[in-house]
Context: one part of a larger RNA
């Protein structure tokens, strides 16, 4: 000198764009953050229309006995629209947060898998025949303070289960031939045996959306290897599933991944092991570069979601807002038993030098579900707060010497603040009032927002300047008071009676809505 997710002191007009718990991975009140589909299914409710039954008002008539008339209402059936607890499907493995752990194939980079998986999506091929038994909801009867649960009986499906069919796939077998590879091996054709499918819905229909099996693609993942990746030797030896083999198991798949047996290896001064520290990278800061430092925001990967462990479901999880067990903590309780997990968005306490609103909207982009309308979305888009940062603008312009008053210095002549002010003329950015009013998005839809912007008019220089320094380094000097005191100080150093170094004033210098200090890095 540059830089910062900064903080502190003094000061503070406006706008645009960014950024904002670096500390306690401390504890959390409240609200919201993952639902959706009635075009998979049986119920239930509401509304409307209509059929049937019951019901009998007003009115009309009367010989006063009645007759006629049919409304409201109730029950039940059908149809349409609509809402939905439950069964079922898809999604809750994405998106969001944090950096505790991890020195590791975790990450970066370059390869490999002839050792692998891949829902939804795209393309292609083929198929969907015929049956069965349940169960929730609802109902009845109960238990419990609650959370919740039990028994009996009924019912549906794109829920579940057999059968048929099998191009094909898979499994084991066998023969011949061809090609390829670093080895185990791989590819294609032919043969015969075994196993394995399916679901319907909407529509008058056409058709559309789905279903099953297979092949290929795309996307996403899994695994392996070369190489790079902080400090300490005042850590020198470490290792028994340890190293390798055979066999079996497990997995989507290779492998001590696991197990039985066999052998005794394997790593290490090119630093094993141990200890400390740490998420890694693209990047960011600095520097002429080489290098050094950092890993906030944004993007990629990893790990975690109170702590420890475990599996279930599923294409995918060892699953933040799923389940089970244990632990600590908090809450409810009728003491028998239950409930919870903000490192999601706000917000609270606490810690701290220190870090914001319990805001608006799904209009855009993106995501989930749905045939769609649409619903959900604290992702996201916006607004609010903060000079925290960068950038832009303003706080007036021109004229104006009686060089005013006043301050300060003085050799008492004057010098200086100083064209500075007053005063005159002018302007109106920002600001104030009124009007018009976007782009973002179009077939339609705008939270932002009557915002940005534009115009006219109004008035008035009004409402808008500070901060640090002035001994040398280093641009910038005098006076007063103080008297090794009070104090200053980045280093050298200043102050003990003439202090350009402390304090105040005048003057001057630097930067400027900031200035200075502290901290950290180059």
């Nucleotide at each position: 000198g540059g830089a910062c997710g900064a903080a502190c002191g003094c000061u503070g007009g406006c706008g645009g764009c960014g950024u904002g718990c670096c500390u306690a991975a401390c504890a959390c009140a409240u609200g919201c953050a993952a639902g959706u589909c009635g075009a998979a299914c049986g119920g239930g409710g509401a509304u409307u229309a209509u059929g049937a039954g019951c019901g009998g008002a007003a009115g009309u008539u009367u010989u006063c006995g009645g007759a006629u008339g049919g409304a409201a209402g109730c029950u039940u059936g059908u149809a349409a629209u609509u809402c939905u607890a439950g069964u079922g499907g898809c999604g809750g493995a994405c998106g969001g947060g944090u950096g505790a752990g991890u020195a590791a194939c975790g990450c970066g980079u370059g390869a490999g898998c002839a050792a692998c998986c891949u829902g939804c999506c795209u393309u292609c091929u083929a198929c969907a025949g015929g049956g069965g038994g349940a169960u929730a909801a609802c109902g009845c009867a109960c238990c419990g303070a609650a959370a919740g649960g039990u028994g009996c009986a009924c019912u549906a499906a794109u829920a579940c289960c057999g059968c048929a069919u099998a191009a094909g796939a898979c499994c084991a077998c066998g023969a011949u031939g061809g090609g390829g590879a670093c080895a185990u091996c791989c590819c294609g054709a032919u043969g015969a045996g075994g196993u394995c499918a399916a679901a319907g819905g909407a529509g008058c229909a056409a058709u559309c959306c789905g279903g099953u099996a297979g092949a290929a693609g795309a996307u996403g993942g899994g695994c392996u290897c070369g190489u790079g990746u902080c400090u300490g030797a005042u850590u020198a030896g470490a290792u028994a599933g340890u190293u390798g083999g055979u066999g079996a198991g497990a997995u989507a798949a290779c492998g001590g991944c696991c197990c039985a047996c066999c052998a005794a290896u394997u790593c290490a001064a090119c630093g094993a092991u141990c200890a400390g520290u740490a998420g890694c990278c693209g990047a960011c800061c600095u520097g002429a570069g080489a290098g050094g430092g950092u890993g906030a925001u944004c993007g990629g990967c990893c790990a975690c979601u109170u702590u420890g462990g475990a599996a279930c479901u599923g294409a995918g999880a060892a699953a933040c807002g799923g389940u089970c067990c244990a632990a600590a903590c908090u809450c409810c309780c009728a003491c028998g038993g239950g409930a919870g997990g903000c490192a999601g968005c706000u917000g609270u306490g606490g810690g701290g030098a220190a870090u914001a609103u319990u805001g608006g909207g799904c209009a855009a982009u993106g995501g989930a579900g749905g045939a769609a309308a649409c619903u959900c979305u604290g992702a996201c888009c916006c607004a609010g707060c903060a000079a925290c940062g960068c950038c832009g603008c303003g706080u007036g312009a021109a004229g104006g010497a009686a060089g005013a008053a006043g301050g300060c210095c003085u050799u008492c002549g004057g010098a200086u603040c100083g064209u500075a002010a007053a005063c005159u003329u002018c302007u109106a950015u920002c600001c104030u009032u009124g009007g018009c009013g976007a782009a973002a998005a179009u077939a339609g839809u705008g939270a932002u927002g009557g915002u940005a912007g534009c115009c006219u008019a109004u008035a008035a220089a009004a409402g808008a300047a500070g901060u640090c320094c002035c001994g040398g380094c280093u641009u910038u000097c005098u006076a007063c008071g103080u008297g090794c005191c009070a104090g200053c100080a980045g280093c050298c150093g200043c102050g003990g009676u003439a202090a350009u170094u402390a304090g105040u004033a005048g003057g001057g210098g630097g930067c400027c809505a900031g200035c200075g200090u502290u901290g950290u890095c180059c």
The part of an RNA shown here (small-subunit ribosomal RNA, 5' domain) has 522 nucleotides and comes from an uncultured bacterium. The full RNA is in RNAcentral, with records from Greengenes. Its mean pLDDT, the model's own confidence on a scale to 100, is 82. Its Rfam family is "Bacterial small subunit ribosomal RNA". Gene Ontology terms of the family: ribosome and structural constituent of ribosome.